[in-house]
RNA sequence: CCCGCCGAGGAGCGUUGCGACGGCCUUGCCGCCAGGCUCGAUGGGCUUCCAGAGUUGGAAACGACGCUCGCGAGCU
Repeated sequence: CCCGCCGAGGAGCGUUGCGACGGCCUUGCCGCCAGGCUCGAUGGGCUUCCAGAGUUGGAAACGACGCUCGCGAGCU
């Protein structure tokens, strides 16, 4: 760096639909579709590098449109 798996980023309902994915009569059409992003941990591959172990501390930021709930603060 790439490909996966797991956890987290408060919880739902509806709508649209890009990418990815699937299908088809393939310069496109249809279906599906709003955690695809970030953080942590972990398995494998590639490349690069060369110490390793221990201790302490510690979080976030973001996520189309509309609505509802939850949590916190302020005002009335």
Overview
Predicted 3D model of a 76-nucleotide RNA (SAH (S-adenosyl-L-homocysteine) riboswitch aptamer) from a Pseudomonadota bacterium. Rfam family: SAH (S-adenosyl-L-homocysteine) riboswitch aptamer. Gene Ontology terms of the family: regulation of gene expression and S-adenosylhomocysteine metabolic process. Its mean pLDDT, the model's own confidence on a scale to 100, is 76.